[in-house]
Molecule: Bacterial RNase P class A
Organism: Dermatophilaceae bacterium
RNA sequence: CGAGUCGGCCGGACGGUCGCGGCGGCGGGCAACCGCCGUCGAGGAAAGUCCGGGCUCCACAGGGCAAGGUGGUGGCCAACGGCCACCCGGGGUGACCCGCGGGACAGUGCCACAGAGAACAGACCGCCCCGGUCCGCUGGCGACAGCGGCCGGAGCAAGGGUGAAACGGUGGUGUAAGAGACCACCAGCGGCCCCGGUGACGGGGUCGGCUCGGCAAACCCCACCCGGAGCAAGUUCAGACAGCGUGCGUUCGAGGGCGGCCCGCCCGAGCACGCGGGUAGGACGCUCGAGGCAGCCGGCGACGGCUGUCCCAGAUGGAUGACCGUCACCGCGGUCCGGCGACGGGCCGCGGCACAGAACCCGGCUUACAGGCCGGCUCGUCCC
Numbered sequence: 001c002g003a004g005u006c007g008g009c010c011g012g013a014c015g016g017u018c019g020c021g022g023c024g025g026c027g028g029g030c031a032a033c034c035g036c037c038g039u040c041g042a043g044g045a046a047a048g049u050c051c052g053g054g055c056u057c058c059a060c061a062g063g064g065c066a067a068g069g070u071g072g073u074g075g076c077c078a079a080c081g082g083c084c085a086c087c088c089g090g091g092g093u094g095a096c097c098c099g100c101g102g103g104a105c106a107g108u109g110c111c112a113c114a115g116a117g118a119a120c121a122g123a124c125c126g127c128c129c130c131g132g133u134c135c136g137c138u139g140g141c142g143a144c145a146g147c148g149g150c151c152g153g154a155g156c157a158a159g160g161g162u163g164a165a166a167c168g169g170u171g172g173u174g175u176a177a178g179a180g181a182c183c184a185c186c187a188g189c190g191g192c193c194c195c196g197g198u199g200a201c202g203g204g205g206u207c208g209g210c211u212c213g214g215c216a217a218a219c220c221c222c223a224c225c226c227g228g229a230g231c232a233a234g235u236u237c238a239g240a241c242a243g244c245g246u247g248c249g250u251u252c253g254a255g256g257g258c259g260g261c262c263c264g265c266c267c268g269a270g271c272a273c274g275c276g277g278g279u280a281g282g283a284c285g286c287u288c289g290a291g292g293c294a295g296c297c298g299g300c301g302a303c304g305g306c307u308g309u310c311c312c313a314g315a316u317g318g319a320u321g322a323c324c325g326u327c328a329c330c331g332c333g334g335u336c337c338g339g340c341g342a343c344g345g346g347c348c349g350c351g352g353c354a355c356a357g358a359a360c361c362c363g364g365c366u367u368a369c370a371g372g373c374c375g376g377c378u379c380g381u382c383c384c
Base pairs, nucleotide, nucleotide: 001380002379003378004377005376006375007374008373009372010371012327013326014325015324016323017322018321020041021040022039023038024037025036026035027034028033043355047366048365050364051363052362053361054360055230056229057228058227068225069224070223071222072086073085074084075083076082087101088099089098090097091096102221103220107219108218109215110214111213124160125159126156127155129153130152131151132150134149135148136147137146138145139144168186169185170184171183172182173181187211189208190207191206192205193204194203195202196201234284235283236282237281243275244274245273246272247271248270255267256266257265258264291310292309293308294307295306296305297304298303329352330351331350332349333348334347335346336345337344338343
């Protein structure tokens, strides 16, 4: 310098004008509310709502069944299907990446297409042997013999062919031809023993039958986990309107209207109070939390501990915005400068600047994203 791999981070800045929501203060107003000042006001994913937990209500002696989930080992965590480290298998020259990674001698089932045969397998081509009253050729005087074909019967699985997969591989013995039929070595499986490791597992030795396919994201078996619903949870204040109770009242007039009050005049059969369920509506839940930041300590790491410091949206038709200017960044075009060149830099103009947006909270996962920054490591080439 080129190519690559892994991890972390940012995701416009400043100023002006006009606005919006929460809280606090001051002022005005009977109040509703208004004005001013101060302060706070979206995200790395606030998203999808996939998994886990807190919280709330309901249910619950204990145990079991069913249903669902998880699945190498050790650890982290409030918990998890998350994360870290390691093991095993696969890919890559390598950094590194990928794995829904328990059990297929408990049982059942499935293995498309192709192929003869797909699981106590099978015989299409082929190989070998026997028989024939058939055919052809050759030889022989002839009986007949040899070769080839055809038909029938028996044997084989070496070679070919199909397939993702064909019942170990190589060499030899053996045989009519062959075959773990037998032998040597290798691979694989299982039992036992030794060594290392907390463990998954790794290394070594020995024995055995000689080989027993794959799929559990098919049923199933094993181990472990798991009660249900969700902030429209739940709590509270409480109009209206049914209902109930008590009291007073219907010519011995409750109550209402006129009125400041009494008298008076008019209307007049209901009125007042309480209980009550909880609707409309209001309030709480509601945001200080497994919290953020910095430093130190322990740990390979996920993470944990200590100290200091900070308070950081809480709306409920639902605020967090709009416009302008300057700068930054990216792309394109023009021009100038440097360089042999690829290219780099300056200036000017135009355009662009993502994905998205809280609604009880938190930990994860997944998905979307203009543009940019930083770091570790690997491979190749060249120079010192």